[in-house]
Context: one part of a larger RNA
Molecule: small-subunit ribosomal RNA, 3' major domain
Organism: uncultured bacterium
RNA sequence: UGACGGGGGCCCGCACAAGCAGUGGAGUAUGUGGUUUAAUUCGAAGAUACGCGAAAAACCUUACCAGAACUUGACAUCCCUAGAACCCUUACGAGAGUAGGGGGUGCCUUCGGGAGCUAGGUGACAGGUGGUGCAUGGUUGUCGUCAGCUCGUGUCGUGAGAUGUUGGGUUAAGUCCCGCAACGAGCGCAACCCUUAUGUUUUGUUGCCAUCAUUCAGUUGGGCACUCAAAACAGACUGCCGUUGACAAAACGGAGGAAGGUGGGGAUGAUGUCAAAUCAUCAUGCCCCUUAUGUUCUGGGCUACACACGUACUACAAUGGGGGUUUACAAUGGGUCGCAAUACCGCGAGGUGGAGCUAAUCCCUAAAAGCCCUCCCAGUUCGGAUUGGAGUCUGCAACUCGACUCCAUGAAGUUGGAAUUGCUAGUAAUCGCGAAUCAGCAUGUCGCGGUGAAUACGUUCCCGGGCCU
Numbered sequence: 001u002g003a004c005g006g007g008g009g010c011c012c013g014c015a016c017a018a019g020c021a022g023u024g025g026a027g028u029a030u031g032u033g034g035u036u037u038a039a040u041u042c043g044a045a046g047a048u049a050c051g052c053g054a055a056a057a058a059c060c061u062u063a064c065c066a067g068a069a070c071u072u073g074a075c076a077u078c079c080c081u082a083g084a085a086c087c088c089u090u091a092c093g094a095g096a097g098u099a100g101g102g103g104g105u106g107c108c109u110u111c112g113g114g115a116g117c118u119a120g121g122u123g124a125c126a127g128g129u130g131g132u133g134c135a136u137g138g139u140u141g142u143c144g145u146c147a148g149c150u151c152g153u154g155u156c157g158u159g160a161g162a163u164g165u166u167g168g169g170u171u172a173a174g175u176c177c178c179g180c181a182a183c184g185a186g187c188g189c190a191a192c193c194c195u196u197a198u199g200u201u202u203u204g205u206u207g208c209c210a211u212c213a214u215u216c217a218g219u220u221g222g223g224c225a226c227u228c229a230a231a232a233c234a235g236a237c238u239g240c241c242g243u244u245g246a247c248a249a250a251a252c253g254g255a256g257g258a259a260g261g262u263g264g265g266g267a268u269g270a271u272g273u274c275a276a277a278u279c280a281u282c283a284u285g286c287c288c289c290u291u292a293u294g295u296u297c298u299g300g301g302c303u304a305c306a307c308a309c310g311u312a313c314u315a316c317a318a319u320g321g322g323g324g325u326u327u328a329c330a331a332u333g334g335g336u337c338g339c340a341a342u343a344c345c346g347c348g349a350g351g352u353g354g355a356g357c358u359a360a361u362c363c364c365u366a367a368a369a370g371c372c373c374u375c376c377c378a379g380u381u382c383g384g385a386u387u388g389g390a391g392u393c394u395g396c397a398a399c400u401c402g403a404c405u406c407c408a409u410g411a412a413g414u415u416g417g418a419a420u421u422g423c424u425a426g427u428a429a430u431c432g433c434g435a436a437u438c439a440g441c442a443u444g445u446c447g448c449g450g451u452g453a454a455u456a457c458g459u460u461c462c463c464g465g466g467c468c469u
């Protein structure tokens, strides 16, 4: 000077408390450990690993294993030789490939050749998801969106250092005010950015329809008032009033206002900490392999299963299940290798067919929680695992190992021990919808809207953090 204390003082945070809904018990999904295996590729490990890298493991991916092959190589540059490239095709083979057959002879040219591609040869080299994240860059997590971290000059101290940054108030904030051997400054805070909440102006097509006609229908004429769509501007600043305060900063209450004291949400992450994570995104030093630790292919594996843990989904029912009736109301998004109406066929998944749409025009698109009837508290008309049969779709190919449909089957489960998680408002809870990835595959992830609570006395205690001592 720091750090630490079951030392002290002050302060904050869903940290506790007050509440609501869960997890921990069941079944399933998924990740991990362990075990098994020819292989179950690798990484991630308290918080800060475990629906994580992976926004998609049938082949591919793929790095793993078995077998079959190659050795200047699947990929790059240079040199030599030959040939246009390329297309079709036969045999063998699991394929990679091996051995052939046929067609084809282009472009530029100073006629020497050249460009590009293919095959063969030679060696320089290629190649490595091999090792080291404790050699590194870059990127990331975390403390933490916590309010801190520093510097110049001056002053004090023999010096390490101190001061400033402490003190009195105040704030979400080292925010601001006052004081002070300090005076200033920088990185952070805040603001500037995006979005949302209100209004004005401009512009009205593909959007909208109050008035006038018209139609099954904003369909058509017409209109741009309204909704909406963008663009610009206005608006909120403790600006105004009162009280308190130290005549300060500020706090409390009020007015006006769509909004009030950072209006809500996002982006934004200081100096540093954890030799934190990543050599498997990428880059890279050193080491290692070089007829193999490189490359190609087929099949298998990453999907195993006594068990243990994490994260989710579905339930255990009546605020519910089933049937009927379609008469309700969204928003975000996506679509030409695509989204696909109406119509017809099928119980259904789906099929036939293809209008329209390169989209405010057409389509995905049906929103779901609603209304009526029934069930009458049961392992049930709850629950849907599991299994048998029959199918649909994608795709060379669904056996290992896809999703979905129909018929049958109908397991555990009656609200969950110790313990433990999230959340303070359009939040929790609940309801559906969309997208990325993607041939196919979503209970995951990222978004969108509908319905819409309870509680907070308070800071003694638990956890984490800040300042002074």
Stems, first nucleotide, its partner, number of pairs: 007469007015459002019423005026314008034305002042053002064300007073125001077124002079121005086103007107114002127289002130287003136283002138278003141274001143272001148187006154163003167178003193266004198234007207224003212221002237260001240254005316416001320375005333364003338357002343352003382413001387408007429451007